[in-house]
RNA sequence: CUCAUAAAGAGUGGUCGAGGGACUGGCCCGAAGACGCCACGGCAACCGGUUGCAGCGCGAUUUGCAAUGUCCAGGUGCCAAUUCCAGCUCCGAAAAAACCGGAGGAAAAUGAG
Repeated sequence: CUCAUAAAGAGUGGUCGAGGGACUGGCCCGAAGACGCCACGGCAACCGGUUGCAGCGCGAUUUGCAAUGUCCAGGUGCCAAUUCCAGCUCCGAAAAAACCGGAGGAAAAUGAG
C1' cells in the first nucleotide's frame, strides 16, 4: 500500500501503583487497585489442516467454491461496554439549525498478501 472482517464469543489469580478505553468530544472503567506485565484458563475471527465439487492438467501440483473445531486449537489474534457511541457525507425532513433514526464513508484494530 491492497483486500477481508466486526450488535456473536471468552477471566481468574499474582504483580505494579495511576491513570485507562488509538485521536477529539461524550460516556464509561479505575486505590473495593483499573491499564500494563506474568501464570494458568478460555474464545473461535483470519490463515493453515481435512473433506467434497468444479477448472487446469495428467506429472507433481495448482486455482476457485462449499462444508468442517470431534481439526493437534498448529500460526497470528482476542477475552468491560456494538470498533463503547459520535466525528465526514447523504436520506427521512417539510424555512433553518439542533436532536433522533437509517445508509454509506473516514479513522483505528486484526488477519492475509
This is a predicted structure of a 113-nucleotide RNA (SAM riboswitch aptamer (S box leader)) from a soil metagenome. The model forms 91% of the base pairs in the Rfam consensus. Its mean pLDDT, the model's own confidence on a scale to 100, is 79. Rfam family: SAM riboswitch aptamer (S box leader). Gene Ontology term of the family: regulation of gene expression. The RNAcentral record of the sequence draws on MGnify.